[in-house]
About this RNA:
The prediction has a mean pLDDT of 83. The part of an RNA shown here (large-subunit ribosomal RNA, domain II) has 679 nucleotides and comes from a Christensenellales bacterium. RNAcentral holds the full RNA, with entries from ENA. The organism belongs to Christensenellales, within Bacteria. Its Rfam family is "Bacterial large subunit ribosomal RNA".
Context: one part of a larger RNA
Order: sequence, then C1' cells, then structure tokens
RNA sequence: ACCGGCGAGUUACGUUAUGCAGCGAGGUUAAGGACUGAAGGUCUGGAGCCGAAGCGAAAGCGAGUCUGAAUAGGGCGCAGAGUUGCAUGACGUAGACCCGAAACCGGGUGACCUAUCCAUGGGCAGGUUGAAGUGGAAGUAAAAUUUCAUGGAGGACCGAACCAGACGUCUGUUGAAAAAGGCGGGGAUGACCUGUGGAUAGCGGAGAAAUUCCAAUCGAACCCGGAGAUAGCUGGUUCUCCUCGAAAUAGCUUUAGGGCUAGCCUCGCAUUAGUUUACCGGAGGUAGAGCACUGAAUGGUCUAGGGGCCUCACCGCCUACCGAAACCUAUCAAACUGCGAAUGCCGGAUAAAUGAUGUGCGGGAGUCAGGCCGCGAGAGAUAAGUUCCGCGGUCAAAAGGGGAACACCCCAGAUCGUCUGCUAAGGUCCCCAAGUACGCGUUAAGUGGGAAAGGAUGUUGGAUUGCACAGACAACCAGGAUGUUGGCUUAGAAGCAGCCACACAUUCAAAGAGUGCGUAAUAGCUCACUGGUCGAGUGAUCCAGCGCCGAAAAUGUAACGGGGCUAAAACGCGACACCGAAGCAGCGGGAUGCGUAAGCAUCGGUAGAGGAAGCAUUGUGUGAGGGUUGAAGCCAGAGCGGGAGCACUGGUGGACUUCACAGAAGAGAGAAUGCCGGU
Repeated sequence: ACCGGCGAGUUACGUUAUGCAGCGAGGUUAAGGACUGAAGGUCUGGAGCCGAAGCGAAAGCGAGUCUGAAUAGGGCGCAGAGUUGCAUGACGUAGACCCGAAACCGGGUGACCUAUCCAUGGGCAGGUUGAAGUGGAAGUAAAAUUUCAUGGAGGACCGAACCAGACGUCUGUUGAAAAAGGCGGGGAUGACCUGUGGAUAGCGGAGAAAUUCCAAUCGAACCCGGAGAUAGCUGGUUCUCCUCGAAAUAGCUUUAGGGCUAGCCUCGCAUUAGUUUACCGGAGGUAGAGCACUGAAUGGUCUAGGGGCCUCACCGCCUACCGAAACCUAUCAAACUGCGAAUGCCGGAUAAAUGAUGUGCGGGAGUCAGGCCGCGAGAGAUAAGUUCCGCGGUCAAAAGGGGAACACCCCAGAUCGUCUGCUAAGGUCCCCAAGUACGCGUUAAGUGGGAAAGGAUGUUGGAUUGCACAGACAACCAGGAUGUUGGCUUAGAAGCAGCCACACAUUCAAAGAGUGCGUAAUAGCUCACUGGUCGAGUGAUCCAGCGCCGAAAAUGUAACGGGGCUAAAACGCGACACCGAAGCAGCGGGAUGCGUAAGCAUCGGUAGAGGAAGCAUUGUGUGAGGGUUGAAGCCAGAGCGGGAGCACUGGUGGACUUCACAGAAGAGAGAAUGCCGGU
C1' cells in the first nucleotide's frame, strides 16, 4: 500500500409536540395478591397521578376573585375535553453519536541505571624532578650565611594499566550501536579509581548546581485505580428515491473560530391577504448648486490702527511698508445652507399583471469565518487579489455555451430520451461549426496584438485667417548705400563686449545707427528689405479621427490561443445571411403538486426540514413451501427494476433454506495518521 473482517444518535426515566388506537367529564392503575394452560398470560388491586375552577401573599371567597372607600375602573379567570397506551420528532438527567489530550487526585512499586553518603575490601608498569630535615667543609667572638653530600616531599613532571574519552576532527545518521568506531588529545598518589553490603522516594530524594539525576522516562518517576476525567477543539459518522431549500446578518455575551433570541429554511393547522406597474397624496435635505449664515480663501479700492520722522508731552509731518472692518472681484466645505433633484421609502381608490407568493399559532432545523464584480462612501497613498459599510448581481449551494486556459466576468438556470428545429452571449480564412460575404471610409504602425507625462512638416476630415496672375511661396541673378568709425565707454569698441537714444536723417526700387557668423580692432560672409528670372498656389492658427517616438529582465518565440492576416482575416459606420447552449420549440417517457376529471403547473442544489415509498441484513411469531433427483455460500453470463437491489441458467459446493404477513434490532462502510488479520 491493497484485500477481508470489526467500527459511531443507543438505552432508562421524565417533559413536550405530532400520528394511530382505547375510553370519555372522565381516563388510568403502581407495588402487592390470586389463578392456571407457566405465557413476563389472565383476573384482582383506585393507593396514587392527570383532568373536570378560579382568584388572592394570605385569612378567605368562589363563576368569579384580587386591588379599592366603591355596587367605578383595571388584572387574572368563566362561556365544556381530557386521559391512558404505542410509534415518531425534539429537549432534560444520565459517558448520551464515536475516537483523541496536555493534566489532577488516591494507593502502591522502584537507588541492580544514576546522585550523594556509610561500612568493609581491592588497584595504580616504568621513568623524571629533588622540598624540609641531617652530616661534612668554609665562615664568625658566637651566629647568620655559603658550599658539597645525604635525604625523598608534592591535589609535582613524562607515560601504560585504570578512569575519562562530552577537547578536536572524520565516519556513522532506515547506524555494527536508541550516543558508537577511527585518529589525535586529558587525568594517572589523588577532591583518585573500583568490588561487595547498606541508607535517602515522588507535595519526595540526591545534586563541586546543568532544571542535573532518580532503571533508554523527569519543570516533578513508574504501575494500577477515580475513569468512558473534561475537550466551546480536530478527525470520522455506513442503503435508495421524491418535494422544498438556507445562512455567513442584528442585539446581548470574560464575547469574538462558542452560545442565546430575532432574521432567513422546512413541516402542520388556521385565516385571507400579498407582490409588481400605472395614477394620486405624503415626509425628506443626498447629488447638484450657492455663499445670506458658520468657517476657509484670491486680487483690488478705501479706512481705523500699526510702522517711520520731529517733539519724544500735546500738536504735526511722511509713506513705492504692514493692514482688521467695509465695498468690488474670483473661489472652497462630511460635521456650512436664505436653494434643491433623480431614485428610493410610507399611505391610498381604481385598472392591469401575478396566482398562494401574505399573516397568525405550533413542531424541527441549519446559519453567526463569506468571496468576487458593478455602483455610492469611509480608512489607506482618490495603493493592494487591502480593509470597513450601503444598494444590486453571481459563486458559495450551479452544471451547460462564451471568455485560449480561468469559483466569483458575459449568456443561460441541467426531470429523462432523441443522428429534429430556432436562437443568446460570442462568432463565420485554417486549426474550428458558420460570409476568403456586401456598401462607404480609416490605418502602413503587424498599429490591431500592453503603458504615461511629454515630443514630432505621419496621415485623413473640418473651421478661421494672411499673401497671390497689378506675379505670391521656394530657388537662382543683382543690389543691400550715405552722414557714420552715431554718442558714451574703452588700450581698441568701426552695425555686431557693454551703456545711451525722438532708434535720427539723407539718397533711393530697396537697404536696421543693424539678424547671425567673423576680426585684437578693421576687413570679410550673411540676413532683414528691393529689383529681375520663373508661373500657381503658398503660409499661419485651431478642432477631430487613426497612427509614430517615449518602450530595458531574467529556461524559450512568449504582450493575437496558434497558423497566418494589409482595398484585411485590423479599425469605424451601415445593412443582410449563417453558426452557436443542458436556453426555447418538436416528438416520446417518468415523477411531484393542484384538480371529480379533462388537464394545468412544476421537477439544479450544500447545511437543513419533510415524505415515506421503499431496498437490504440478523433473530422471533403465524402461515405456505424448497432441499443428497443437491440447501446455503462461491464463480460465470448480453435478464428484470426509477434506485437501493432482485431473479434465472450453468458450474462449484455438500446440508440446510426460501417466501408472505406481523413484530424486534448489536440493521447497511471508503475515508476516523481508525482497530485486527492476510498478502
């Protein structure tokens, strides 16, 4: 891992509701007893319980009573249905659907591991160093002292056994080993190592102290018991079909992943409303707008005041400074409003549509983590596949078609069958069903088929305007002068470093006291401006359409699903046809609800409610059967049924077994890191 078997809403008592049955103003017996045909049988047993009367705290009164001064009002009652049994749903008390703690408590068992201690034994190759003391000598007044011997101290040194190996590294890591092996390293006469016997025990002991050890277990050992501890947590919970079908919200909660009540679902009973649209009548302060109010805030005018000068007291003067209020002007606001919608909301007569969708009471739930999308707001950074609300949709609990793929987007809601038809979204060159279709435009960028600020004689359409056959625009030829080198400045400043100006005047077809290049300054080149050549359009501004640049990423084209596409297979507008789904329709079948019927409507579905209509398993009762001329079980086969399932035939097997009705359950397995067995 697979296969097989086992494996989870039970039972007792009580409460409540529903169904069925008995009796009914009543219903019912419990323990016990009796009897026999011994079966949980029949009879007996009225104790007790529920109901038939309530009200009041009570005395008490009573179809009433309490309150009260009350013959008032008000509260609770009266105007007749219960009770017993069985079944089912739910709840309560019990382990109460099953498995699962970490722990807590009680009583015991452990110091053969290990920690410390006690008693009594044992062990430490070899080598080195050379303390005190002692002796000789030197030395001294005597000492001290020095020196040579001797001596053999030490938690001394090196190093085996022994201890340790935990200090390092390699190997090992389903190991040879639940802590080891290899190579090095440490201690090795000591706080040393070790045998045997003994002591200390879990609310405890021991500890050269690490939460370290107390039998591979230690922040409190192990075993048994309380015990099925408790688990608002996780996992699991077994046959079929039919009808309906949620919620992820509010309030409260030592509450937030749990609960309770309400909301939403379902079933029953009762009742008769409900919903949508049109119309009418209402309340309102949002969007927008506005600036009288509350605040914010732009520029200007003007003023008080501030500032400066003089005096520094008054008076006065100045102002290219600041500046409230007021006025004019341009604005802003969720917590501004002298205005104010659309929707939505409430109520209503009538009409149309819908066709039980409404409401009340009662039984049973589940839900209290929601997700995304569009719109309206808050938070955030007008970030997030972010967060928090409101309105709607969808998924959740929804399959089908489209979107290349893709819960949450678009279309559309699957009762079953069909080699029929029509459509939706989306599509119609090929992959790939259907137009290589039609008309008119646009795009040249493969734009389409990713992106901004910004940039550009891309191109198309539109609008306004200047110049132009008295010749424009572009190009070419020629001119572009004089006072004058304007004045100032400056070393110089001559159109062209800089400053100044009535930016002059003259000659002209025209020519700036000069547009740029240039020189040290001149010079030189050029422009404006003018004439000529040429001969028809040429400039400017704005708006709109489609394109261009801006444009760099990590495996591999890789930013159309692909091929591929350019008067398109791209984009815009228009018109026609076709394809396309489990939609709609045709034909055929089934079920459910309503209905006398004809028939009509309905039948996606998680949690969940209801129905029973069942199917299967194992006992029991009654009845009817089968079986050595072959039961059950097993194997095979294209049979039957809406399904769970059930037959039949053959083989195998070798002794039991089937059906109908009733009734009872240890009553259905794929999941629980399930349990046991097999392979």